[in-house]
Molecule: Glycine riboswitch aptamer
Organism: Rhodospirillales bacterium
RNA sequence: ACGGGGAUGGCCGGAGAGAUCUGCAGCCAUUUCAGACACCGAAGGCGCAAUUCCCGCUCGGAAACGCUCAGGUAACCGGACGGCCCUUCCCGA
Numbered sequence: 001a002c003g004g005g006g007a008u009g010g011c012c013g014g015a016g017a018g019a020u021c022u023g024c025a026g027c028c029a030u031u032u033c034a035g036a037c038a039c040c041g042a043a044g045g046c047g048c049a050a051u052u053c054c055c056g057c058u059c060g061g062a063a064a065c066g067c068u069c070a071g072g073u074a075a076c077c078g079g080a081c082g083g084c085c086c087u088u089c090c091c092g093a
Base pairs, nucleotide, nucleotide: 002092003091004090005089006088007087009085010084011083012082013081018037020036021035022034023033025031038073039072040071044069045067046066047065051063052062053061054060
């Protein structure tokens, strides 16, 4: 040099669910705040009863599974994850 596996960053793609109702303000605004009910799950978080995966099984663990604290429910912002690229670390050779 090359191959594989990580990490940060950049670019691209990226779903779901009320532009809900009430009130005081506001009038660039579909806006701030407070309250109410209804929802979503793909930041983060929690969990293993079910589902799926890891292990031949148990035990145990994990998840795009479950929960919905947080976050979100037009657009913007965000967004797990995927692709490409730079930098860097580890392993092989």